[in-house]
């Protein structure tokens, strides 16, 4: 110089004018009006998940459903975060895993191929027996034997060497890999290292149903609470009156509770208004401490929107920041707007800084 | 604010793990004085985009883009 991998920061700033919306004081009988502080993000977006938090007299219990799947830490919890194991990618730096279970059970693997899992005999290889031609070996049939060798194919009954056989076969042995079980050493654990035994050899894939193990009540700020106004509590059906009808916040059941003359369902009408909630937090910032980290704990400081048809803006001068230019000057700045709040993921984007790896040239 | 569903050739549309039907329309050609009809043939490197899982994905699965339906 080039091509890449982790990370981390920021997303403008200061003044002065005029506009708005909130908050504390002060002035005012209210109307208003005056002073000093505050006002849109890393994703506020997607709505994919956990929660705070309300409401719901069952939220107990058991079935269906759902969720998530390798250890351990850490969290309010999570399917999320950190650290590692075991697998896979990459010349590396790194990066990705949807990482229990396939001798519980049932399905599937097309075409090719003899055969796709209680899985085999297409060529061919060995004995026997007949037949024919031939110089003793050849073809052809038939029974038996066989899974070593070749072919199909993503995958074919471990694999090398060697011995043994009619030919062959873990049929035996010696090394390897895989299964199973014992033992020792590290490791909180997954697991990782070493010996020994044993029958020797039991395909894939569960992002196929499924088993197994954890774990899940519902509905949601358009939750809810409270005031204030308003008319038609009208009309219909159904069941029941202690022999319990119907109801009780996701389905069925089982328990329990409300239920007493009513109780559900249907149709119609009125009201859509004002105030809480609504912003002091699992809060941020410094700093010590503990801990590889994530994170927790101690002190200190700080108080940063809350709107409700929808504020957070406009205008002028400097500074910073990137481009071109000698310079003077000019241009240009992504993706984008809170609606209870808060940790995460997943997508959009602009600029700037750090560190490692790999190729080539140079000294 | 909760719930559901679709996305294949210019149209409308089948495929449900084994390599993309059909039908109108287009294009060539045959017949026909010409057209129209008939008739033969072609016409999807890909199945919304993008990754994964598998020998193998239009189909499983995980993100994201558009539509559209129901409740409140």
């Nucleotide at each position: 110089u080039g091509a890449g991998a982790a990370g981390u920061u920021c997303a403008g700033g200061u003044g002065u004018c005029c506009g708005c919306c909130g908050g504390u004081c002060c002035c005012u009988c209210a109307a208003g009006g005056g002073a000093c502080g505050g006002g849109a993000g890393g994703a506020a977006a997607g709505u994919c998940c956990g929660g705070g938090c309300u409401c719901c007299g069952c939220a107990g219990g058991a079935c269906a459903g759902g969720a998530u799947g390798c250890u351990c830490u850490c969290u309010a919890a999570c399917g999320g975060a950190g650290a590692g194991u075991g697998g896979g990618g990459g010349c590396g730096a790194c990066c990705c895993u949807a990482a229990g279970g396939a001798a519980a059970g049932u399905g599937c693997c097309a075409c090719a191929g003899a055969a796709a899992a209680c899985a085999g005999a297409c060529u061919a290889c060995c004995u026997c027996g007949a037949a024919a031609c031939a110089c003793u070996g050849u073809u052809u049939c038939g029974a038996g034997g066989c899974a070593a060798a070749g072919g199909u194919g993503a995958a074919a009954a471990g694999g090398c060497g060697a011995g043994g056989u009619a030919a062959g076969a873990g049929c035996u042995c010696a090394c390897c890999a895989g299964u199973u079980c014992c033992c020792c050493g590290g490791g909180c654990g997954a697991c990782c290292g070493g010996g020994g035994a044993a029958g020797c050899u039991u395909g894939g894939a569960a992002a196929a149903c499924c088993c197994c193990a954890u774990c899940c009540g519902g509905a949601g700020c358009a939750a809810g609470a409270c005031c204030a106004a308003a008319u038609a509590g009208a009309g219909a059906g159904g069941c029941g009156u202690u022999u319990g009808a119907g109801g009780g916040u996701g389905g069925u059941c089982c328990g329990c509770c409300c239920g007493a003359a009513g109780c559900c369902u249907c149709u119609g009408g009125g009201u859509u208004g004002g105030c809480c909630g609504c912003u002091u937090g699992a809060g941020a910032c410094g700093u010590c401490g503990g801990g590889c980290a994530a994170c927790c704990g101690g002190c200190g400081u700080c108080c940063u929107a809350g709107a409700u048809g929808a504020a957070u803006g406009g205008g002028c001068a400097c500074c910073a920041c990137c481009c071109c230019g000698u310079a003077a000057g000019g241009g240009g700045a992504a993706c984008a707007g809170a609606a209870c709040c808060c940790g995460g993921c997943u997508u959009a984007c602009g600029a700037a800084c750090u560190u490692c790896u790999c190729a080539c040239c140079c000294c | 604010u909760g719930g559901g569903g679709c996305g294949u050739c210019g149209a409308c549309a089948a495929g449900c793990g084994g390599u993309a039907a059909g039908u109108c329309a287009c294009c060539a050609g045959a017949u026909u004085u010409u057209g129209a009809u008939u008739c033969u043939g072609g016409c999807a490197u890909u199945c919304g985009c993008a990754g994964g899982u598998u020998c193998g994905a239009a189909u499983c699965c995980u993100g994201c883009c558009g539509c559209c339906c129901c409740a409140g």
Molecule: RNase P RNA; transfer RNA
Organism: Pseudomonadota bacterium